[in-house]
RNA sequence: AAUAUCGACUCUGGAGAGCGGCGCCGGGCAUGGCGCCCACCGACGGGGCAGUGGGCCAAUGGCCUGCAAACUCUCAGGUUUAUGGACAGAGGGGCGG
Repeated sequence: AAUAUCGACUCUGGAGAGCGGCGCCGGGCAUGGCGCCCACCGACGGGGCAGUGGGCCAAUGGCCUGCAAACUCUCAGGUUUAUGGACAGAGGGGCGG
């Protein structure tokens, strides 16, 4: 330098679950904020687990250990619109590796 790839950036799509109750604050109005309580959701994040694998033993078995998810748990987060959102598609030049 070129190419590829991962992440980032931009655009598009993107589910679920109470527009809950009470109190306080705010204020011209307020659709807003905070606290507590009950009920829910899983696709930010996070925790947990199988087999294959590794090690040990008294070895057709047993014990320990590492590791996955969209599974699972709901700590956190979320439950009108908005926002957020795993993931997917596209883009641009190199923003970083």